This is a predicted structure of a 100-nucleotide RNA (c-di-GMP-I riboswitch aptamer) from a Clostridiaceae bacterium.
The source organism's lineage runs through Bacteria, Bacillati, Bacillota, Clostridia and Clostridiaceae.
It matches the Rfam family "c-di-GMP-I riboswitch aptamer". Rfam's curators write: GEMM was predicted in a large-scale screen for bacterial structured RNA regulatory elements.
It was read from a public genome assembly, where an Rfam model found it.
Model confidence (mean pLDDT): 79 of 100.
[in-house]
RNA sequence: AGCGAUAAACGGCAAACCGGCCGAAAGACCGGGACGCAAAGCUAAAGGGCCUCAUUACAGACUCCCAAAGGGAAUCAGUAAUUGGCAGCCAGCUACCGAA
Numbered sequence: 001a002g003c004g005a006u007a008a009a010c011g012g013c014a015a016a017c018c019g020g021c022c023g024a025a026a027g028a029c030c031g032g033g034a035c036g037c038a039a040a041g042c043u044a045a046a047g048g049g050c051c052u053c054a055u056u057a058c059a060g061a062c063u064c065c066c067a068a069a070g071g072g073a074a075u076c077a078g079u080a081a082u083u084g085g086c087a088g089c090c091a092g093c094u095a096c097c098g099a100a
Base pairs, nucleotide, nucleotide: 012037013036017032018031019030020029022027035088041093042092043091047090048089049086050085051084054082055081056080057079058078060076061075063073064072065071066070
């Protein structure tokens, strides 16, 4: 001198919750707040995983109407796809300081 890297230092971010606002929702944003974080910085079809059910399809429960078969309407809930979302789930990329 270079590489690496913990302590320390300068600082940074901001969970739950509360209020406001947007949204069908998940959730985002703003303010308060601080559980925590050495990447709690960025990246969401184009890595995995998770959440939502507004729309569509399939199919179930229950009530009502017409009634011959069957059809229609309302409510609740499930699966899948589309839409939307989560980076403080893993992952990818980038990065401040720096004794020992």